Annotation:
This is a predicted structure of an 80-nucleotide RNA (c-di-GMP-I riboswitch aptamer) from Bacillales bacterium UBA2298. It matches the Rfam family "c-di-GMP-I riboswitch aptamer". Gene Ontology term of the family: cyclic-di-GMP binding. From the family's description: GEMM was predicted in a large-scale screen for bacterial structured RNA regulatory elements.

RNA sequence: AGGCGUAAAUAGCAAAACUAGUGAAAGCUAGUGACGCAAAGCUAUAGGGCCUUCUUUUAAGAUGGUAGCCAGUUGCCGUU
Repeated sequence: AGGCGUAAAUAGCAAAACUAGUGAAAGCUAGUGACGCAAAGCUAUAGGGCCUUCUUUUAAGAUGGUAGCCAGUUGCCGUU
C1' cells in the first nucleotide's frame, strides 16, 4: 500500500413507531426508541436509479428530496 473480515477489543450510528415542529409534497429537524449497519462517516454540481411538485409542443424540461438504493471518497481494529 492492496485484499479480506468483525471472531476479539475500543468506539460509533440509529430503522419502524409515537410525540412536537417544519414543508405544497416527497421529505427533514428534535426527543423517546432500536430494525439493523464493517463505514448506516462524508458527498446529491462525478455518475446511475428512485420519490415529490409544476409546466408541457408528449417528447421532454424545471423545483425539491433520497447516501439505510447502487455508487464516489475518507477512515478504526484485526488478519493476510